[in-house]
RNA sequence: GCUAAUGUGGCUCAGUUGGUAGAGCAGCGCAUUCGUAAUGCGCAGGUCGUCGGUUCGAGUCCGACCAUUAGCU
Numbered sequence: 001g002c003u004a005a006u007g008u009g010g011c012u013c014a015g016u017u018g019g020u021a022g023a024g025c026a027g028c029g030c031a032u033u034c035g036u037a038a039u040g041c042g043c044a045g046g047u048c049g050u051c052g053g054u055u056c057g058a059g060u061c062c063g064a065c066c067a068u069u070a071g072c073u
Base pairs, nucleotide, nucleotide: 001072002071003070004069005068006067007066010025011024012023013022019056027043028042029041030040031039049065050064051063052062053061
């Protein structure tokens, strides 16, 4: 330098042929317990890597760029 994949709460990941984003763990509160852990219930936390384009509508489609990983030279 070229090619490909990935990028979504603190972490690991879903998200169907485009219709206003979820789970587990972690965190906080309550219940339970003599107390802790475990368990149950509830709460909070993300405008989806960035900027544009298409569309009535984009996490999803298109383009550029950024980061990481892998391969080739």
Predicted 3D model of a 73-nucleotide RNA (transfer RNA) from a Clostridia bacterium.
The sequence was found in a public genome assembly.
Its Rfam family is "tRNA". The family's RNA type in Rfam is transfer RNA. About the family: Transfer RNA (tRNA) molecules are approximately 80 nucleotides in length. Gene Ontology term of the family: triplet codon-amino acid adaptor activity.
Model confidence (mean pLDDT): 81 of 100.